[in-house]
């Protein structure tokens, strides 16, 4: 100095699935009688749904075997189901670390 690996930071890209039901609070409207509207107002419970934070399981494969590792597969504990946010992963830049020539 070049290559590779993982990490941190910054920038860009980045999917899916609920105007569900009930209750409480809030707010608005009215003929003031009590009714009615609003969930892109909030909370709680129930039901439904999604997979791409995290987590768990497993095929191929690695491994002589056991044990174990392990996906964008499976589960849905967690998370999520307007926008925002978050977001696996991808690209670029910077930083130090390990390794290799």
């Nucleotide at each position: 100095u070049g290559g590779g690996c993982a990490c941190g930071c910054g920038c860009g890209g980045g999917a899916g699935a609920g105007u569900g039901c009930a209750g409480g609070c809030g707010u608005c409207c009215u003929u003031u009688g009590a009714g009615g509207g609003c969930u892109g107002g909030c909370c709680u419970g129930c039901c439904g749904c999604c997979g791409a934070a995290g987590g768990a399981g497993c095929a191929a494969c690695c491994g002589c075997c056991c044990c174990g590792g392990a996906a964008u597969c499976u589960c849905u504990c967690a998370g999520g189901c307007a926008c925002c946010a978050g977001g696996a992963c991808c690209g670029c830049g910077c930083g130090g670390g390990c390794u290799u020539a």